A computed fold for an 86-nucleotide RNA from a Chloroflexota bacterium, annotated as c-di-GMP-I-GGC riboswitch aptamer. It was read from a public genome assembly, where an Rfam model found it.
RNA sequence: CACGAUAAGGGCAAACCCGCCGAAAGGCGGCGACGCAAAACUACGGGUCUACAGCCAUAUGAGCCAAGACAGCCGGGUUGCCGUGU
Numbered sequence: 001c002a003c004g005a006u007a008a009g010g011g012c013a014a015a016c017c018c019g020c021c022g023a024a025a026g027g028c029g030g031c032g033a034c035g036c037a038a039a040a041c042u043a044c045g046g047g048u049c050u051a052c053a054g055c056c057a058u059a060u061g062a063g064c065c066a067a068g069a070c071a072g073c074c075g076g077g078u079u080g081c082c083g084u085g086u
Stems, first nucleotide, its partner, number of pairs: 001085004011036002017030005034072001040078003044075003047070004054064002056061001
């Protein structure tokens, strides 16, 4: 530097359910394993989701949106364990 076939020590933890927080998306903790070699960190680009407040309206809204969320959607950036090859 490239790769993740094998092995060891291990690591993380989707959905469901419970508790708390939040307007919501969702987050945190517990339980639990669908998966993961970066499923570690980072909202920088794209994307998706929410929409209390605000805007607009034909006012019983398939609307817009400040803002927020997602790193286990795809890229980018940063860091890193073990093994194999060079």

Taxonomically the source falls in Chloroflexota (Bacteria, Bacillati).